[in-house]
RNA sequence: UGAGUAAAAUGGAUAAUCGCGAAUGUAGCGCCGAAAGGCCGCAUUUGAGGAAAGUCCGAGCUCCAAAGGGCAGGGUGCUGGAUAACGUCCAGUGGAGGCGACUCUAAGGAUAGUGCCACAGAAAUAUACCGCCUCUGGCUACGCUAGAGGUAAGGGUGGAAUGGUGCGGUAAGAGCGCACCAGCAGCUAGGUGACUAGUUGGCUAGGUAAACCCCACCUGGAGCAAGACCGAAUAGGGAGACAAUGAAGUUGCCCGCUUCGUCUCCGGGUUAGGUCGCAUGAGAUUGCUGGCAACAGUAAUCCUAGAUAGAUGAUUAUCACCUCGGAGGGGGUACAAAACUCGGCUUACAGUUUUACUCAAAUG
RNA sequence: CGGGGCGUGGCUCAGCUUGGUAGAGCGCUACCUUGGGGUGGUAGAGGUCGUCGGUUCAAAUCCGGUCGCUCCGACCA
Numbered sequence: 001u002g003a004g005u006a007a008a009a010u011g012g013a014u015a016a017u018c019g020c021g022a023a024u025g026u027a028g029c030g031c032c033g034a035a036a037g038g039c040c041g042c043a044u045u046u047g048a049g050g051a052a053a054g055u056c057c058g059a060g061c062u063c064c065a066a067a068g069g070g071c072a073g074g075g076u077g078c079u080g081g082a083u084a085a086c087g088u089c090c091a092g093u094g095g096a097g098g099c100g101a102c103u104c105u106a107a108g109g110a111u112a113g114u115g116c117c118a119c120a121g122a123a124a125u126a127u128a129c130c131g132c133c134u135c136u137g138g139c140u141a142c143g144c145u146a147g148a149g150g151u152a153a154g155g156g157u158g159g160a161a162u163g164g165u166g167c168g169g170u171a172a173g174a175g176c177g178c179a180c181c182a183g184c185a186g187c188u189a190g191g192u193g194a195c196u197a198g199u200u201g202g203c204u205a206g207g208u209a210a211a212c213c214c215c216a217c218c219u220g221g222a223g224c225a226a227g228a229c230c231g232a233a234u235a236g237g238g239a240g241a242c243a244a245u246g247a248a249g250u251u252g253c254c255c256g257c258u259u260c261g262u263c264u265c266c267g268g269g270u271u272a273g274g275u276c277g278c279a280u281g282a283g284a285u286u287g288c289u290g291g292c293a294a295c296a297g298u299a300a301u302c303c304u305a306g307a308u309a310g311a312u313g314a315u316u317a318u319c320a321c322c323u324c325g326g327a328g329g330g331g332g333u334a335c336a337a338a339a340c341u342c343g344g345c346u347u348a349c350a351g352u353u354u355u356a357c358u359c360a361a362a363u364g
Numbered sequence: 365c366g367g368g369g370c371g372u373g374g375c376u377c378a379g380c381u382u383g384g385u386a387g388a389g390c391g392c393u394a395c396c397u398u399g400g401g402g403u404g405g406u407a408g409a410g411g412u413c414g415u416c417g418g419u420u421c422a423a424a425u426c427c428g429g430u431c432g433c434u435c436c437g438a439c440c441a
Stems, first nucleotide, its partner, number of pairs: 001360010012319007020047007028040001030039003049335001053346002056344005061223004068255004073219005078092005093107001094105004108214002113212002115208003129155002131151009163181006182204001184201007227276004237266006246260004268440003283302008320333005365437007374390004384421001392408005414430005
């Protein structure tokens, strides 16, 4: 210098004017109200994100019995740890890719059992189609043909045909024997463990569990339109189903518990009313300590949106960046926006910046 | 805001459970029938199974991500 790998930060800036939501205060003697207070106006402060998104996981919180038993069902799946919890994260193991930095990995069990493996092929877990070899018979006799058997080395089919290569061996062949490799089982050593290394043995076992299943662990349901309180209004109406051996809560079934009418449809009322839930929390920032790390502990400081048809915006000027143009100048500045709250994952994202590392070339 | 379902020729749907050549009706095209049209008959065309990955020998089907469409849910009495 070029090409990359990993991680992190930022997400246009400043000022003025106008406008919107929320909170607090109001000396207007404005309007409403009996009052409390509210409305309008004014002042001050404050007002989206790294994903606020998808709603894919996990929790808090609320109600159902502060949650019960059994079956069924569902989920997770290498090892160890972190955490409130998780399908998340961290550190490792095995496998795959890359020269490398590094990246990816739903990765338990196929000798527990069952199922499936289309087409092709003789045969798909079962096998002899062609071929090779042996024996017997026949014939036009160094060959042909029929029968009985051996053989998975060769051909052919297939994604897959009982491990691969070589030497020996044999009638022809075959782990039949041997060497190396792959795989399996045992032992020894190391490691908490996944596993690794060495050694010994018998020689060989198809694939599929994101098929049923087995094993281990986890798992009750619904969701802030949960739920609590207050208020207003209406026809507390009509039809149907079931009925105390009943119905519902209780998503499938049985038991248990609770309630006593329950459910469905039609009709009625409410500006689809108000307050709470609802903003101090597994909170944030900085430092120190422990740990490889995720993270934990501790000290100090800070309080940072809360709407309910839904605020967080617009214009102008200057600057920054990109782009068009010969120039004056013009155009553009990503993805997208809270809705009970957190921890994650996934997906979208213009541009800019930083750190660490790798490879190649050149120079010293 | 929360919770379900669906996506397959131009349209409406089946096939997915149990993976193996993707089908039906209507519509479309050509021909026959008719003086012409309709009806009727014969033949035919037309599908990246929304999309991107994964598992598998093999995916519309199984698993995951993503996009789109659609349905349901207020309170009171």
Two RNAs folded together computationally: RNase P RNA and transfer RNA, 441 nucleotides in total. Rfam match: Bacterial RNase P class A.